[in-house]
Molecule: transfer RNA
Organism: Chloroflexota bacterium
RNA sequence: GGGGGCGUAGUCUAGUCUGGUUAGGAUUCUGCGUUUGGGACGCUGUGGCCCCGGUUCGAAUCCGGGCGCUCCCA
Numbered sequence: 001g002g003g004g005g006c007g008u009a010g011u012c013u014a015g016u017c018u019g020g021u022u023a024g025g026a027u028u029c030u031g032c033g034u035u036u037g038g039g040a041c042g043c044u045g046u047g048g049c050c051c052c053g054g055u056u057c058g059a060a061u062c063c064g065g066g067c068g069c070u071c072c073c074a
Stems, first nucleotide, its partner, number of pairs: 001073007010027004020057001029045001031043003050066005
């Protein structure tokens, strides 16, 4: 220098192909119940689509640019 893949909560991950209900689940954390206490369990709450722009009635999803990680080639 060329090409491919990936980026969603503190952590992991589904959804993207085929745009449409309040973005789902696990875990961590707050509180409550249960327990002599703890663990486990149940209930509850908090927290997220890498950034900018475009298309559209509507974008995590489509398009363009950028940034970062990773793999292959040179």